A computed fold for a 73-nucleotide RNA from a Candidatus Omnitrophota bacterium, annotated as transfer RNA.
Its Rfam family is "tRNA". Its family is annotated with triplet codon-amino acid adaptor activity in the Gene Ontology. About the family: Transfer RNA (tRNA) molecules are approximately 80 nucleotides in length.
Its mean pLDDT, the model's own confidence on a scale to 100, is 82.
The RNAcentral record of the sequence draws on ENA.
Parts: sequence; C1' cells; structure tokens
RNA sequence: GCGCCCGUAGCUCAACAGGAAGAGCAGCACCCUUCUAAGGUGAAGGUUGGCCGUUCGACUCGGCCCGGGCGCG
Repeated sequence: GCGCCCGUAGCUCAACAGGAAGAGCAGCACCCUUCUAAGGUGAAGGUUGGCCGUUCGACUCGGCCCGGGCGCG
C1' cells in the first nucleotide's frame, strides 16, 4: 500500500428483507438475612466511532475519514 471483518450501555454481546435500540454481568435503591454472601423486585444507564448522502424513515444501504483485528504484498 491492497483486500476482508469489526466498532451499539461501565464490560461481553443481540437487533431477523430499513419502521426508530434490548439482554446478561457490573453499579444503584428496596426486599430477604442477626450480618455478609447467595436469592428476589425495581429504576436508571445509549449523540448506535465521526461527517456526508439515499429515504417519509438508517444500528441496518452508499461514500469519505478515525480506531482495532486478520490476510497478502
């Protein structure tokens, strides 16, 4: 330098032919327990890497850039 894959909550990952984002863990509050752990309930947490474009509508499609991984040279 070229090709492919990935980038979504603090972490690990979902989101099926584009209809507007969810789970587990962690953290927080409460319940339970003499206390702790375990267990239960609930709430909160996201400019979906950035910009632009297509579209009534984009995590999803296209372009450029940034970061990471693999391969080739």